[in-house]
RNA sequence: GGAAGGGUGGCAGAGCGGACGAAUGCAACGGUCUUGAAAACCGUCGAGGUGAAAGCCUCCGGGGGUUCGAAUCCCCCUCCUUCCGCCA
Numbered sequence: 001g002g003a004a005g006g007g008u009g010g011c012a013g014a015g016c017g018g019a020c021g022a023a024u025g026c027a028a029c030g031g032u033c034u035u036g037a038a039a040a041c042c043g044u045c046g047a048g049g050u051g052a053a054a055g056c057c058u059c060c061g062g063g064g065g066u067u068c069g070a071a072u073c074c075c076c077c078u079c080c081u082u083c084c085g086c087c088a
Base pairs, nucleotide, nucleotide: 001084002083003082004081005080006079007078010026011025012024018068028044029043030042031041032040046059047058048057049056050055061077062076063075064074065073
């Protein structure tokens, strides 16, 4: 330099234009059980802003676009991985 694939909650990872700020697992937190723990089971569980709370708003690497509607489609940038090529 060429080609391909990817960047999504704390981690891994799924995600068809609408049911999604989001499956599932792990972790974490609370509970049941237990003499106590572990295991198992049940529940909760992204972040920021605002609010007394309920709630509301924004966010899927960064920016822009298409669309009634975008994590999903398009463009630019950036980062990562694999293969090929080049130099030494």